Bacterial RNase P class A from a soil metagenome, 346 nucleotides, folded computationally. Of the family's consensus pairs, 95% are formed in the model. Its Rfam family is "Bacterial RNase P class A". Rfam classes the family as a ribozyme.
RNA sequence: GAGUCGGCCGGACAGUCGCCGUGCCUGUCGGCAUGGAGGAAAGUCCGGGCUCCACAGGGCAGGGUGCCAGGUAACGCCUGGGGGGCGCGAGCCCACGGAAAGUGCCACAGAAAACAUACCGCCCAAGCAGCGCUCCGCGCUGCCGGCAAGGGUGAAAAGGUGCGGUAAGAGCGCACCGCGCCGGUGGCAACACCGGUGGCAGGGUAAACCCCACCCGGAGCAAGACCAAAUAGGGGAGCGUACGUGCGGCCCGCACUGCUCCCGGGUAGGUCGCUCGAGCCGUGCGGUGACGUACGGCCAAGAGGAAUGGCUGUCCACGACAGAACCCGGCUUACAGGCCGACUCU
Numbered sequence: 001g002a003g004u005c006g007g008c009c010g011g012a013c014a015g016u017c018g019c020c021g022u023g024c025c026u027g028u029c030g031g032c033a034u035g036g037a038g039g040a041a042a043g044u045c046c047g048g049g050c051u052c053c054a055c056a057g058g059g060c061a062g063g064g065u066g067c068c069a070g071g072u073a074a075c076g077c078c079u080g081g082g083g084g085g086c087g088c089g090a091g092c093c094c095a096c097g098g099a100a101a102g103u104g105c106c107a108c109a110g111a112a113a114a115c116a117u118a119c120c121g122c123c124c125a126a127g128c129a130g131c132g133c134u135c136c137g138c139g140c141u142g143c144c145g146g147c148a149a150g151g152g153u154g155a156a157a158a159g160g161u162g163c164g165g166u167a168a169g170a171g172c173g174c175a176c177c178g179c180g181c182c183g184g185u186g187g188c189a190a191c192a193c194c195g196g197u198g199g200c201a202g203g204g205u206a207a208a209c210c211c212c213a214c215c216c217g218g219a220g221c222a223a224g225a226c227c228a229a230a231u232a233g234g235g236g237a238g239c240g241u242a243c244g245u246g247c248g249g250c251c252c253g254c255a256c257u258g259c260u261c262c263c264g265g266g267u268a269g270g271u272c273g274c275u276c277g278a279g280c281c282g283u284g285c286g287g288u289g290a291c292g293u294a295c296g297g298c299c300a301a302g303a304g305g306a307a308u309g310g311c312u313g314u315c316c317a318c319g320a321c322a323g324a325a326c327c328c329g330g331c332u333u334a335c336a337g338g339c340c341g342a343c344u345c346u
Base pairs, nucleotide, nucleotide: 001345002344003343004342005341006340007339008338009337011315012314013313014312015311016310017309019036020035021034022033023032024031025030038321042332043331045330046329047328048327049326050220051219052218053217062216063215064214065213066212067081068080069079070078071077082096083094084093085092086091097211098210102209103208104205105204106203119151120150121147122146123145127143128142129141130140131139132138133137159177160176161175162174163173164172178200179198180197181196182195183194184193185192186191224272225271226270227269234263235262236261237260238259239258244256245255246254247253279298280297281296282295283294284293285292286291316319
């Protein structure tokens, strides 16, 4: 000088006027004290706590996850490891199970996009025909054929390189690499390495259907719980049966209507849920680490249609993205500028 990774800060101080919560002063007016946004409070994308509802168990459907091991309350998160790719390197990226269970799809180009095939090309050994010659034969041409090496198409074409082989060729044979299978060694495992064996399955695509393994009940703080007017209505007990209505021809009786008392549901309203919690900070110990644990310290917004702001002064590098609404763990996205640490290359 150029980079990689991790962490942190996010104007400072003082005065003054306001706003919200809590405590105290005597209840009000008011006064005093004290607390008052974030690293993302955001997106609401995952996971959990809490609450109500549902639920014997198992299965189907549906959704999600997808190398291995661990961490965690749990996860699609994190840590460590394996494999693949990129980078000289520090390091970064990866939905990374199965395509020899089945089905589907693969534009254009191309002969062929998959029970393989033959456009150009290569060959004429065997078989047939013709011609020529030095005529038991050889050469040339064609047919019938053989081949898949070379060319061409394509994102992708039935292993790669080399030698042998052949008429020309070809795993046809061999060596090495690749692949499948078997065994051994190391590792908890993913996997790695080594040895043997088979000339060798046959393209790709599963964020296509599908198969396999594992996980998943629904709704959400307007969840939900408690207290509880007025008015209207409901249930029970008693009084009255005087009047009226209904049942009935009439009486008794019954029901409704009337009065008193009691009961529960529930609306307005109020209270709780509400912030002390898988909490935060420090140190020690265990662990490579995520993390766990012991001890010590701390309490840090909590509401109602919603507070956290304005002004002045001084200073500087002139101040980004953005604002809680039940809570917590993650992920993702946004962010002016600045600081610290570790490491790499030159």